[in-house]
RNA sequence: GUUCCCGUAGCUCAGUAGGAUAGAGCGCAGGAUUCCUAAUCCUGAGGCCGUGAGUUCGAAUCUCGCCGGGAACG
Numbered sequence: 001g002u003u004c005c006c007g008u009a010g011c012u013c014a015g016u017a018g019g020a021u022a023g024a025g026c027g028c029a030g031g032a033u034u035c036c037u038a039a040u041c042c043u044g045a046g047g048c049c050g051u052g053a054g055u056u057c058g059a060a061u062c063u064c065g066c067c068g069g070g071a072a073c074g
Base pairs, nucleotide, nucleotide: 001073002072003071004070005069006068007067010026011025012024013023019057028044029043030042031041032040050066051065052064053063054062
């Protein structure tokens, strides 16, 4: 330099033939239980989906630029 893949909650990920409130596990906070802790159970907070633009009635999902990470080739 060229090609390809990835970027969604603190962490690990799901959700891509566009459709309408964005999810799970772990972790975190509060409560129940316990003499206390752990485990278990209940409840809750937390993300406008890397960023900017475009297409569309509607975009995490399609297109383009940029940023970051990775792989192959030279």
Transfer RNA from a Lactobacillaceae bacterium, 74 nucleotides, folded computationally. The sequence was found in a public genome assembly.